[in-house]
Context: one part of a larger RNA
Molecule: small-subunit ribosomal RNA, 3' major domain
Organism: uncultured bacterium
RNA sequence: UGACGGGUCCCCGCACAAGCAGCGGAGCGUGUGGUUUAAUUCGUUGCUACACGAAGAACCUUACCUGGGUUUGACAUAGCAGUGGUAGGGAAGCGAAAGCGGACCGACCCUUCGGGGAGCUGUUACAGGUGUUGCAUGGCUGUCGUCAGCUCGUGUCGUGAGAUGUUCGGUUAAGUCCGCUAACGAGCGCAACCCGCGUUGUGUGUUAUAUGUGUCACACGGGACUGCCGGUCUUAAGCCGGAGGAAGGUGGGGAUGACGUCAAGUCAGCAUGGCCUUUAUAUCCUGGGCUACACACACGCUACAAUGGCCAGCACAGUAGGUUGCUAAACCGCGAGGUGGAGCCAAUCCAUAAAGCUGGUCUCAGUUCAGAUUGCAGGCUGCAACCCGCCUGCAUAAAGAUGGAGUUGCUAGUAACCGCAGGUCAGCUAUACUGCGGUGAAUACGUUCCCGGGGCU
Numbered sequence: 001u002g003a004c005g006g007g008u009c010c011c012c013g014c015a016c017a018a019g020c021a022g023c024g025g026a027g028c029g030u031g032u033g034g035u036u037u038a039a040u041u042c043g044u045u046g047c048u049a050c051a052c053g054a055a056g057a058a059c060c061u062u063a064c065c066u067g068g069g070u071u072u073g074a075c076a077u078a079g080c081a082g083u084g085g086u087a088g089g090g091a092a093g094c095g096a097a098a099g100c101g102g103a104c105c106g107a108c109c110c111u112u113c114g115g116g117g118a119g120c121u122g123u124u125a126c127a128g129g130u131g132u133u134g135c136a137u138g139g140c141u142g143u144c145g146u147c148a149g150c151u152c153g154u155g156u157c158g159u160g161a162g163a164u165g166u167u168c169g170g171u172u173a174a175g176u177c178c179g180c181u182a183a184c185g186a187g188c189g190c191a192a193c194c195c196g197c198g199u200u201g202u203g204u205g206u207u208a209u210a211u212g213u214g215u216c217a218c219a220c221g222g223g224a225c226u227g228c229c230g231g232u233c234u235u236a237a238g239c240c241g242g243a244g245g246a247a248g249g250u251g252g253g254g255a256u257g258a259c260g261u262c263a264a265g266u267c268a269g270c271a272u273g274g275c276c277u278u279u280a281u282a283u284c285c286u287g288g289g290c291u292a293c294a295c296a297c298a299c300g301c302u303a304c305a306a307u308g309g310c311c312a313g314c315a316c317a318g319u320a321g322g323u324u325g326c327u328a329a330a331c332c333g334c335g336a337g338g339u340g341g342a343g344c345c346a347a348u349c350c351a352u353a354a355a356g357c358u359g360g361u362c363u364c365a366g367u368u369c370a371g372a373u374u375g376c377a378g379g380c381u382g383c384a385a386c387c388c389g390c391c392u393g394c395a396u397a398a399a400g401a402u403g404g405a406g407u408u409g410c411u412a413g414u415a416a417c418c419g420c421a422g423g424u425c426a427g428c429u430a431u432a433c434u435g436c437g438g439u440g441a442a443u444a445c446g447u448u449c450c451c452g453g454g455g456c457u
Stems, first nucleotide, its partner, number of pairs: 007457001009455005015447002019410005026302008034293002042053002064288002067285004073126001077125007088105002093100002108117003128277002131275003137271002139266003142262001144260001149188006155164003168179003194254002197251001199222007225248001228242005304403001308362007321350002325344002330339003369400001374395007416439007
């Protein structure tokens, strides 16, 4: 000077408390550990790994295993030599394919007609490596933490390391601002500038719309600044209350992450040094595996029911996507789906929200709850659904009656409940993820305690 303390003081945060809904028990989905295996490819491992890389493993992907091939190679450049029935196409045959094989067909550009180029073959350099080292690295990322801190110049003090400034008194979300002050200034952070939401004006308007227009769309502006009033305070910064206002004290949300910490993570996204490999650790293909299963953990979904289940009728969205695409009406089918082909390169078409409301039924039961599992019959995608896809119908109906110790999220259009869309994608294991709207709460006395953080000592 720091770090640490089951030292002191001050302050903050869904940190506790006050509440709401959960998890931990059941079934299933997914990930991980372990075990197994020829292989179950690899990485990630307290917070900060475990629905993570993976925004989608039947083949491919694929890196793993078995077996079968190739060796200047699936891909690049260069040198040398060769090559005219050359490059290219390629029948029979062997084969699971890759590959081997080679009958037959058969070119291009320039030319001084010597040849050259391109191609091919051979050879030499080399290619290749998801092999190793993230403790050799770049780049990117996580975390402390959107916490309020981290520093510098000059001056002053100290022999010096260093201190001061940055402490102190107030105040703030904030090293925010004010006052004091051997300090005076400055930089990176804070805030603001940026995006979109709420309000309003103007302009324009197709496909929106009642053809009147604006509650719609797009663009450009206004508006909020403690500006006004009262109180309080050093009559400072500010704080409390009020008016006006769509909005009030950062209006709510996003993007934005200081100096640094963890030799944190990633050599498998990419790049890259060293090392290793070179008839194999390269490369092609068939099939298998990544989907195994005494078990343990993590994240979820569905339930255990009457604030509910089922049946009938009625109503209201917003994101986002669409030409190898979205696919309407109509018809067939109980249904998944099929036929069909209108419209749409889309404010035009695809395109029905569900909880909800109204009526009926069930009457507390392992039930008209719940739906696992299994059997049969089908549909779709795809070369191909055995390992190992999704969906439909009928049948079957398991565990489960609110979950121990413990533990998670959330302070308002939030939690909770409800559905919808998208990416990836032929199809799908999506209950995941990213968004969107609909309905819409409870509670916060307070800071003693738990956890994390900031400041003085």